[in-house]
RNA sequence: AGUGAGGAUAGAGGCGCAGAGACCAUUAGUACUCAAUUCGAGGAUAAUGAGGUCCUAGGAAAAUUGAGGAAAGGGGGAUUUGCCGAAGUAUCAAGAAACUCAUUGUUCUUGAUGCUGGUUCUGCUGCUGAACAAGCACAGAAUUGUCAUAUAGGAAACUAUAUGGAGGGCUAUCUCACGC
Numbered sequence: 001a002g003u004g005a006g007g008a009u010a011g012a013g014g015c016g017c018a019g020a021g022a023c024c025a026u027u028a029g030u031a032c033u034c035a036a037u038u039c040g041a042g043g044a045u046a047a048u049g050a051g052g053u054c055c056u057a058g059g060a061a062a063a064u065u066g067a068g069g070a071a072a073g074g075g076g077g078a079u080u081u082g083c084c085g086a087a088g089u090a091u092c093a094a095g096a097a098a099c100u101c102a103u104u105g106u107u108c109u110u111g112a113u114g115c116u117g118g119u120u121c122u123g124c125u126g127c128u129g130a131a132c133a134a135g136c137a138c139a140g141a142a143u144u145g146u147c148a149u150a151u152a153g154g155a156a157a158c159u160a161u162a163u164g165g166a167g168g169g170c171u172a173u174c175u176c177a178c179g180c
Base pairs, nucleotide, nucleotide: 002178003177004176006175007174008173009172010171011170014084016083017082018081019080020079023076024075032068033067034066035065036064037063038062042055043054044053045052046104047103048102049101050100051099087116088115089114090113091112092111093110094109095108096107097106117144118143119142120141121140122139123138125137126136127135128134146165147164148163149162150161151160152159153158
C1' cells in the first nucleotide's frame, strides 16, 4: 500500500427536513347556549360498569323550528429558529392528562427495535383520518445527489451514456486495531 458494517471531527444533496408563534381554509353552521312547540323521566362528567359531584316535574332525554355559535386533533403557504437520519412511520415498553377506581380508547412525552437515500407525480390498492385534505405502506414513472461496474472520449483531471447498490451510504481530515 491494504483490510475493518472500527472510532472522532468537518461537510454535501434540494421544490431537502423538523420545531415555534402568528395567519388561512377545513373541522362546522357541527358540539354547545338560548327560545318556541311536541312529549313526559331521566340526563351531564371520552366509552362501559361502580362511586362522587352537578342538572332535572319551576319539565330530563329525544324530535322539529328559530336566534347565536366554538375548540382540539389533522392540513396549507410564508416568516423565523435549529438542522442534513435531517426526519418520517410501524410495533413494543414506561410515564403524564381529562373527578376517583377497573377495562377500553384518545392525546402528549421518553426509550428500544424494524423499515425508508431525497424530492415530485400517478393509483376507485390497503391503513390512519370527519375528509374527495394530508400522511404512511405498496406498485409504477420522472428527477436529483452519491458510490460501484461496463462502454465511449481524454495524456490526465474528468465528462457522457447504461445498469446496479443504499444513509449502516458518500466526501475530506485525523485516529484505532490487524497486517506488511
Lysine riboswitch aptamer from Neobacillus paridis, 180 nucleotides, folded computationally. The prediction has a mean pLDDT of 78. Lineage of the source: Bacteria > Bacillota > Bacilli > Bacillaceae > Neobacillus.